[in-house]
RNA sequence: GCGGUGUUAGCUCAGCGGUAGAGCACAUCCUUCACACGGAUGGGGUCAGAAGUUCGAAUCUUCUACACCGUA
Repeated sequence: GCGGUGUUAGCUCAGCGGUAGAGCACAUCCUUCACACGGAUGGGGUCAGAAGUUCGAAUCUUCUACACCGUA
């Protein structure tokens, strides 16, 4: 240089055109003399950035950035 994969909550990851989710973590409450375990409720995201297609985009297309893999 060329080809490919990935980028979504604090962390690990789902979601493959129609209201963004789970587990862990965090906060409050219940339980306990207290802690742990367990239970209930809640907060937290402009889906890496930009443009395009579409009635509608995390999802499709293009460009850019970053990480990883392959290739000479």
The RNA shown here (transfer RNA) has 72 nucleotides and comes from an uncultured bacterium. The coordinates come from a structure-prediction model, not an experiment, and the mean pLDDT is 83. It was read from a public genome assembly.